[in-house]
Context: one part of a larger RNA
RNA sequence: GCCUGCGAGUGUAUGCAUGUGGCGCAUGACUAAGGGGUCAACCCCCGGAGUCGUAGGGAAACCGAGCGUUAAAAGCGCGAUAGUCGUAUGCAUAUGACCCGAAGCGAGGUGAGCUUGCCAUGAGCAGGGUGAACGUGGACGAAAGUCCACGGGAGGCCCGAACCCGUUGGUCGUUUAACGCCUUGGGAUGACUUGUGGUAAGGAGUGAAAAGCUAAUCGAACUUCGUGAUAGCUGGUUCUCUCCGAAACAGCUUUUGGGCUGGCGUCUCGUAUUAACCCUCGGGGGUAGAGCACUGGAAGAGGUGAACAGGGAGCAAUCUCGUCACUUCUAUCAAACUCCGAAUACCGAGUAGUACGACGAGGCAGUUAGACCAUGGGGGCGAAGCUCCAUUGGUCGAGAAGGGAAGAGCCUAGAUCUCAAGUUAAGGUCCCUAAAUCUAUGCUAAGUGCAUCUUAAGGAGGUGGAAAUUCUAUGACAGUGAGGAGGUUGGCUUAGAAGCAGCCACCCUUCAAAGAAAGCGUAACAGCUCACUCAUCGAGAAUUUCUGCGCCGAAGAUAAUCGGGGCUAAGCAUAGUACCGACACUGAGGACUCGUGACCGCUCCGGCGGACACGAUUGGUAGGAGAGCGUUCCAAUCCGCGAUGAAGGUAAAGGGGUGACCCAUACUGGAGCGUUUGGAAGUGAGAAUGCAGGC
Numbered sequence: 001g002c003c004u005g006c007g008a009g010u011g012u013a014u015g016c017a018u019g020u021g022g023c024g025c026a027u028g029a030c031u032a033a034g035g036g037g038u039c040a041a042c043c044c045c046c047g048g049a050g051u052c053g054u055a056g057g058g059a060a061a062c063c064g065a066g067c068g069u070u071a072a073a074a075g076c077g078c079g080a081u082a083g084u085c086g087u088a089u090g091c092a093u094a095u096g097a098c099c100c101g102a103a104g105c106g107a108g109g110u111g112a113g114c115u116u117g118c119c120a121u122g123a124g125c126a127g128g129g130u131g132a133a134c135g136u137g138g139a140c141g142a143a144a145g146u147c148c149a150c151g152g153g154a155g156g157c158c159c160g161a162a163c164c165c166g167u168u169g170g171u172c173g174u175u176u177a178a179c180g181c182c183u184u185g186g187g188a189u190g191a192c193u194u195g196u197g198g199u200a201a202g203g204a205g206u207g208a209a210a211a212g213c214u215a216a217u218c219g220a221a222c223u224u225c226g227u228g229a230u231a232g233c234u235g236g237u238u239c240u241c242u243c244c245g246a247a248a249c250a251g252c253u254u255u256u257g258g259g260c261u262g263g264c265g266u267c268u269c270g271u272a273u274u275a276a277c278c279c280u281c282g283g284g285g286g287u288a289g290a291g292c293a294c295u296g297g298a299a300g301a302g303g304u305g306a307a308c309a310g311g312g313a314g315c316a317a318u319c320u321c322g323u324c325a326c327u328u329c330u331a332u333c334a335a336a337c338u339c340c341g342a343a344u345a346c347c348g349a350g351u352a353g354u355a356c357g358a359c360g361a362g363g364c365a366g367u368u369a370g371a372c373c374a375u376g377g378g379g380g381c382g383a384a385g386c387u388c389c390a391u392u393g394g395u396c397g398a399g400a401a402g403g404g405a406a407g408a409g410c411c412u413a414g415a416u417c418u419c420a421a422g423u424u425a426a427g428g429u430c431c432c433u434a435a436a437u438c439u440a441u442g443c444u445a446a447g448u449g450c451a452u453c454u455u456a457a458g459g460a461g462g463u464g465g466a467a468a469u470u471c472u473a474u475g476a477c478a479g480u481g482a483g484g485a486g487g488u489u490g491g492c493u494u495a496g497a498a499g500c501a502g503c504c505a506c507c508c509u510u511c512a513a514a515g516a517a518a519g520c521g522u523a524a525c526a527g528c529u530c531a532c533u534c535a536u537c538g539a540g541a542a543u544u545u546c547u548g549c550g551c552c553g554a555a556g557a558u559a560a561u562c563g564g565g566g567c568u569a570a571g572c573a574u575a576g577u578a579c580c581g582a583c584a585c586u587g588a589g590g591a592c593u594c595g596u597g598a599c600c601g602c603u604c605c606g607g608c609g610g611a612c613a614c615g616a617u618u619g620g621u622a623g624g625a626g627a628g629c630g631u632u633c634c635a636a637u638c639c640g641c642g643a644u645g646a647a648g649g650u651a652a653a654g655g656g657g658u659g660a661c662c663c664a665u666a667c668u669g670g671a672g673c674g675u676u677u678g679g680a681a682g683u684g685a686g687a688a689u690g691c692a693g694g695c
Stems, first nucleotide, its partner, number of pairs: 001695006011095011024084002028052003034046004056063002066078004098236002101233001105226006116200009125190001127159003130155001134151007163187003169182003202218001204214003239628006249262005263367002265364007279350005289340001290338002295334003299330008308322001310321004370396004374391006401412003416590004421586003427580003430565003436577001438576006449567002458552002462549010479536005485509003490504003515530001518529003591618001593616005599610004629684001631681006638674001640673002648668004654663003
């Protein structure tokens, strides 16, 4: 891991509700403990103690179909006759209370054959080195003593086996081993190591102290019991079909991943000139917008006042910049401004009109972690697949199908079942891939682009469109040829200043035209251009504004994407006609539920059941309600089945049922089993790191 089996809402008591008891009994109902009878048990008979009901109101006295309130009600509040006992189901409470699961707490015991300390009694330590005290001899010395030699053999001394330990690295790490092995290392006459016997224990021992060790267990051992501890937590919770179908909000909460109440769901009963939507009428508002009349903010210009922080000029008077306050004009801003002011929304009334609808009472819930999208807002950075509200908006949640390459929340659309039928939606129509290489007119040349997200400031004779202005056959614009002069080197300044360092002025003449000069240049001149003019040429030229599509700006991790191939349209824009395309709609056939209509049967007269026609409905988590299938046992039943083969098993092909499932057949098997009507449950398995067994 698979297979098989086992595996979770149960029992008792009490309460509430619903169903039921073929008139249970209602002349109120019922007995409890206990007792008696046949006694194994069921059962039968006593037993009215007591409970509920028969009258309520009031705090009470008390009164009573009324009572209380009050001085009194004209009022107001609560009342003015049906139950009771079984039984089944749902729920609650008490108990283990749907099942499994702690870490823990307490009590009584068992452990020191592991290990820690201690006690008693034994044992062990190759070999080598060093050479303390002390002694003897000698030398010296007055002595104390010193020195030398020899002897001696101390030490938590040195090196190093056994022995004890476990420093380093490796190996192992489903191990040879629940701590080993190899290597390297520390101690090795000592606070050494070790055998045997003994002793100290669970809030206790022992501890050269690490909360170490106390039998692979230690910040409180193990074991049995209390015990099914408790678990607002996690996991699991077993057959079918049908109808309806939520919530992720509010208030309170030692409360925030839990509860209680309300809201939203479902079922039952009841109420009736009924809800919602549309329309009409009547309301209040201070939002969007707008405005500046108030409160404040902020810009420019002017006026008046204060002499008033400061700066500048001036001998000073004073002037000027500036400051503060008020005021006028212009143009403005505001969630906590308003002289104004919608659309919606909300409230009330009315007409019409509908129901699995509304309202009331009761049974049973679940939900109280929501998510994204759109819109209006707060926070944040007008960041977030961010966060907090609102629109009781949409979708998902609890919703399949088609589209979006892929995809909870986007777009289309709400799946009762069947169909080798049709029509469409969103979205598409070159190939992958169903359907246009469709029609018309433009644009783009960047593979821009080929749905969105996906690009900025800035830059540019890219290219298309629209508009305006100016010049132009009396010849524009560009090119080419020629001229571009004289007074004059204007005056001043200057070493010089001659159009061209600088200052001032900027005239006149000739002319087709030519500046007291726009640029280069020279020390200064010179020189080269320009403006301006003529000729040549022969048709548009120049400038500006708005706008479509493109270009640069543009750097990332696969060569790396438009879903891909690829495309110059198969891109973009505008207009149009076809077609494809879904579980939508239509067509054909069937089913469930509900409503309406009329029919049949039964009836305790309350209803119940059946078939028909028409119409509507039938996605669904938590959850509510209904109807069934199957398993084991019990009672009755079928004068049931069975060795001429029960149950069980195997098989795909037969039949029935919406389904759980049932019936039949063949083989196997070898002894019990079923139908129907009721009853009772150890009653349904895929999940719980479930339990046991097998492989």
Molecule: large-subunit ribosomal RNA, domain II
Organism: Proteobacteria bacterium SG_bin6